Predicted 3D model of a 360-nucleotide RNA (Bacterial RNase P class A) from a Paracoccaceae bacterium.
RNA sequence: GCGGAUGGCUGGAUGGCCGCGUGGGGGCUUUGUCCCGCGAGGAAAGUCCGGACUCCACGAGGCAACGGUGCCGGGUAAUGCCCGGCCGGGGAAACCCGAGGGAAAGCGCCACAGAGAACAGACCGCUUCAGUCCACUGAAGCAAGGGUGAAACGGUGGAGUAAGAGCCCACCGCGGACUUGGCAACAAGGACGGCACGGCAAGCCCCACCGGAAGCAAUGCCAAAUAGGGGGCCCAUCAUGGGCAGCUUCGGCUCGGGCCCCGGGUUGGCAGCUUGACCCUGCUCGGCAACGACAGGGCCAGAUGAAUGGUCAUCGCCCCGAAAGGGGUACAGAAUCCGGCUUACAGGCCAUCCGCAUAC
Numbered sequence: 001g002c003g004g005a006u007g008g009c010u011g012g013a014u015g016g017c018c019g020c021g022u023g024g025g026g027g028c029u030u031u032g033u034c035c036c037g038c039g040a041g042g043a044a045a046g047u048c049c050g051g052a053c054u055c056c057a058c059g060a061g062g063c064a065a066c067g068g069u070g071c072c073g074g075g076u077a078a079u080g081c082c083c084g085g086c087c088g089g090g091g092a093a094a095c096c097c098g099a100g101g102g103a104a105a106g107c108g109c110c111a112c113a114g115a116g117a118a119c120a121g122a123c124c125g126c127u128u129c130a131g132u133c134c135a136c137u138g139a140a141g142c143a144a145g146g147g148u149g150a151a152a153c154g155g156u157g158g159a160g161u162a163a164g165a166g167c168c169c170a171c172c173g174c175g176g177a178c179u180u181g182g183c184a185a186c187a188a189g190g191a192c193g194g195c196a197c198g199g200c201a202a203g204c205c206c207c208a209c210c211g212g213a214a215g216c217a218a219u220g221c222c223a224a225a226u227a228g229g230g231g232g233c234c235c236a237u238c239a240u241g242g243g244c245a246g247c248u249u250c251g252g253c254u255c256g257g258g259c260c261c262c263g264g265g266u267u268g269g270c271a272g273c274u275u276g277a278c279c280c281u282g283c284u285c286g287g288c289a290a291c292g293a294c295a296g297g298g299c300c301a302g303a304u305g306a307a308u309g310g311u312c313a314u315c316g317c318c319c320c321g322a323a324a325g326g327g328g329u330a331c332a333g334a335a336u337c338c339g340g341c342u343u344a345c346a347g348g349c350c351a352u353c354c355g356c357a358u359a360c
Base pairs, nucleotide, nucleotide: 001356002355003354004353005352006351007350008349009348010347012315013314014313015312016311017310018309020039021038022037023036024035025034026033041331045342046341048340049339050338051337052336053215054214056212058251059250060249061248062247063246066211067210068209069208070207071085072084073083074082075081086100087098088097089096090095101206102205106204107203108200109199110198123146124145125142126141127140128139129138130137131136154172155171156170157169158168173195174193175192178189179188180187181186219271220270221269222268229262230261231260232259233258234257235256241255242254243253244252278298279297280296281295282294284293285292286291316329317328318327319326320325
């Protein structure tokens, strides 16, 4: 200097004029004026997860259904998230990815091709014998060689054999046990065993763990208005019973329960509403880290058909151009709040790592 990888920051500034919303204070009780402060995000998006909070006459225990997660350890309020490891795959590497438990519990699938696709199999072939020397045919043996296929029932070499075959041997692979290291996932080692018969569980399933359902249009209060409306069916009403969004045990509450049809009123105001598992800083402490503790500082929208803007000028940055000058300036808008993940993003900047080249 170039290429690659990982992490992070930013993505506009200043001034003038005009126009909005809101918190607090003063003043005025004519509802409008004065002062001070604040006013879209790193993703506000997707609504994919986890919660806080609110409500549900039900609460606790157990079971079931349904759904979710899936190696080990740690973090967190919690998670399917984050950090650190292990194993597997990709890459020359830095790094990236993993829907990562179980295939001797059972069921199911592997098209076509092929002899044969899981305790399979003889298409081309190899060997021996016989018929006739050959071609050819038959019998017996083989699965080592070739072919088909994504994949063919371990691989290489040797010995053995009529020809072969883990039939036997060496090494590799595989298996369970043992020893060592590690909290563990797991790794290494020597010995033993010719060795269970491929893959798929992002097929059903089995195992382990987690989960009540709904949601700020939750919910609560006030005001106002109507029709304390009408009808049908089923069960129950001797409480020893019925009901309380699966079953059951215990406790508690309650006295009718369930379904269907027709019709009426309410579309207003206030609260919830923003002080939080909050944000910033720290050559502080603990920890590899995620993170936690401690110290100091801060208050940063709260609308309700929905504000946070428009315009002018000068710059900033980027591109083209010799210059003058011209062009461009991303993705995109809060609505109960927070923690994540995923997706979108013109351009600019910083740090670290890997590789190549060159110079000293």
Of the family's consensus pairs, 93% are formed in the model. Its mean pLDDT, the model's own confidence on a scale to 100, is 77.